Annotation: The RNA shown here (FMN riboswitch aptamer (RFN element)) has 166 nucleotides. Rfam family: FMN riboswitch aptamer (RFN element). From the family's description: The RFN element is a highly conserved domain that is found frequently in the 5'-untranslated regions of prokaryotic mRNAs that encode for flavin mononucleotide (FMN) biosynthesis and transport proteins. The sequence was found by an Rfam model in a public genome assembly. The prediction has a mean pLDDT of 79.

């Protein structure tokens, strides 16, 4: 130096402003972020990881995105410009259930009606407009890379060390 086995440590970032709205870090406009290995330096090329199923796996399922120009031996990686993408569960609160839901409460909208008041003239079991925060009933409480959760977890892997063999 190499190989095998083992140990330890490390191993994901990001919401500010305005608008609409009862309600939004979820919608709209701007803002902002980019795991690991490979390769000319990569969120968007090739591959891997995080989720689910299974007793388990090297198995199965799920899982996104880039173009143009320039330089160069070489770049969808650099430079310039213009784009695009982002798992699952939750989404007003509480309880129960545990694939769809059920019950209670809160808030918002509509609101028959009821009460008060009573312009008016046809003087009535009439009645416009207004007021109440009274009210049967009906409808609604929004779509997340950035909020909360699984996760003070795990992994792709990275670094250091030990033993053995060579």
């Nucleotide at each position: 130096g190499u190989a095998u086995u083992c140990u330890u440590u490390c191993g994901g970032g990001g919401a500010u402003u305005u608008g609409u709205g009862u309600a939004a870090g979820u919608c709209a406009a701007a803002a902002u972020c980019g795991g690991u290995g490979g390769u000319a330096u990569a969120g968007c090329c090739c591959a891997c990881g995080a989720g689910u199923c299974u007793a388990a796996a090297a198995g199965a399922c799920a899982c996104g995105a880039c173009c143009u120009g320039g330089u160069g031996u070489a770049a969808u990686u650099c430079c310039a410009g213009a784009g695009c993408c982002g798992a699952c569960c939750g989404u007003c609160c509480c309880g129960c259930a545990g694939u769809u839901g059920c019950g209670g409460g809160a808030c918002c909208c509509u609101g028959a009606g009821u009460g008060c008041u009573g312009a008016g003239c046809u003087u009535g079991u009439c009645g416009a407009a207004g007021c109440a925060u009274c009210g049967a009933a009906g409808g609604g409480u929004a779509u997340a890379g950035u909020c909360g959760g699984g996760a003070u977890g795990a992994a792709a892997g990275a670094a250091a060390g030990a033993a053995u063999a060579u």